[in-house]
Molecule: transfer RNA
Organism: bacterium
RNA sequence: GUCAGCAUAGCUCAGUGGUAGAGCAAUCGUUUCAUAAGCGAUCGGUCGCAGGUUCGAAUCCUGCUGCUGACA
Numbered sequence: 001g002u003c004a005g006c007a008u009a010g011c012u013c014a015g016u017g018g019u020a021g022a023g024c025a026a027u028c029g030u031u032u033c034a035u036a037a038g039c040g041a042u043c044g045g046u047c048g049c050a051g052g053u054u055c056g057a058a059u060c061c062u063g064c065u066g067c068u069g070a071c072a
């Protein structure tokens, strides 16, 4: 330099056009003499950035940024 993939909650990931979710973590409650485990609840996201398409975009298209890989 060329090509491909990835970017969503504190972490690991789902969600392929119609209200953004799970597990873990955190907080509270319950249980226990106490802690852990278990159970219940709560909290947490301008979906990397900027445009375009669409009645409607995390999702489709373009550009940019970052990371990873292949080739040179």
Base pairs, nucleotide, nucleotide: 001071002070003069004068005067006066007065010024011023012022013021018055026042027041028040029039030038048064049063050062051061052060